[in-house]
RNA sequence: GAAGCUGACCAGACAGUCGCUGCUUGUGUAAACAAGGAGAGGAAAGUCCGGGCUCCACAGAGCAGGAUGCCGGUUAAUGGCCGGCCGCCGUGAGGUGAGGAACAGGGCCACAGAGACGAGCGUAUUAAGUUACGGUGAAACGCGGUAACCUCCAUCCGGAGCAAGACCAAAUAGGCAGACGAUGACGCUGCUCGCCGAGUCUGCGGGUAGGUUGCUUGAGUGCAGGGGUAACCCUGCACCUAGAGGAAUGACUGUCCAAGACAGAACCCGGCUUACCGGUCAGCUUCGCUU
Numbered sequence: 001g002a003a004g005c006u007g008a009c010c011a012g013a014c015a016g017u018c019g020c021u022g023c024u025u026g027u028g029u030a031a032a033c034a035a036g037g038a039g040a041g042g043a044a045a046g047u048c049c050g051g052g053c054u055c056c057a058c059a060g061a062g063c064a065g066g067a068u069g070c071c072g073g074u075u076a077a078u079g080g081c082c083g084g085c086c087g088c089c090g091u092g093a094g095g096u097g098a099g100g101a102a103c104a105g106g107g108c109c110a111c112a113g114a115g116a117c118g119a120g121c122g123u124a125u126u127a128a129g130u131u132a133c134g135g136u137g138a139a140a141c142g143c144g145g146u147a148a149c150c151u152c153c154a155u156c157c158g159g160a161g162c163a164a165g166a167c168c169a170a171a172u173a174g175g176c177a178g179a180c181g182a183u184g185a186c187g188c189u190g191c192u193c194g195c196c197g198a199g200u201c202u203g204c205g206g207g208u209a210g211g212u213u214g215c216u217u218g219a220g221u222g223c224a225g226g227g228g229u230a231a232c233c234c235u236g237c238a239c240c241u242a243g244a245g246g247a248a249u250g251a252c253u254g255u256c257c258a259a260g261a262c263a264g265a266a267c268c269c270g271g272c273u274u275a276c277c278g279g280u281c282a283g284c285u286u287c288g289c290u291u
């Protein structure tokens, strides 16, 4: 210098104007207004695994169904991750593997080959399909191969999901209880008469509309120190970093550059997978050149 491998990170920048959604403070009866400060991602995506949380179910065991499958570790948990062994790929750094069982049983084994698990083609040989050899093929009779084919073994798995669930709670209809009522209630009508003719009144409780909550302080983030090969764990200090809900997080203008990809939270978290213009850093490998 070229080509690569692994890991981590960034995801246009700055300024101005006008908005939108929460929070804090102030004013205000309230509506609202003013100021300050905050406001999407590495995947917010697919909803594929695993957990938290909530409700329902549940003595225990089994069947069915599903998932996983070398050994050890890590974790709240996992089918994730880390380390090791072995197999395969790569010159290498590295990558990758559902990696238990084929004397429990069933199925399948392309092409070639007489025959693919049913034994038996040719030649030679023998008392005897008795023995030997040959060609095809990954495999030719031998306890062959194949289990992301059925299966067996071992382990694990209850169901539904924030539209979960909890609280407050109209109108109308209906429910329950009590009181009154054909000896005429209620109504016309404030009272009496009169008319009418079967319900009326009160209370309770459930549910709907609507509202509140669940809701974001959490297996949190950053830094430092320590333990461990690592995944990861421990300690200390500091920080608060969307919480909307017909659903905000936007639009416009200017300047600059390397010219800006995929893409938008909806209860939360750990993974996996998929999408992605381009760029930065660290460690390492192979080859070439120079000293």
Stems, first nucleotide, its partner, number of pairs: 001287010012256007020039002023036005041262001045273002048271005053161004065157005070084005085099001086097004100152002105150002107146003117142001121134004165213004175204006187195002220239008257260001

The RNA shown here (Bacterial RNase P class A) has 291 nucleotides and comes from Nitrosomonas nitrosa. The sequence is in RNAcentral, with records from ENA and Rfam. Rfam family: Bacterial RNase P class A. Its family is annotated with tRNA processing, dimeric ribonuclease P complex and ribonuclease P activity in the Gene Ontology. The organism belongs to Nitrosomonas, within Bacteria. The prediction has a mean pLDDT of 78. The gene name in the source record is rnpB.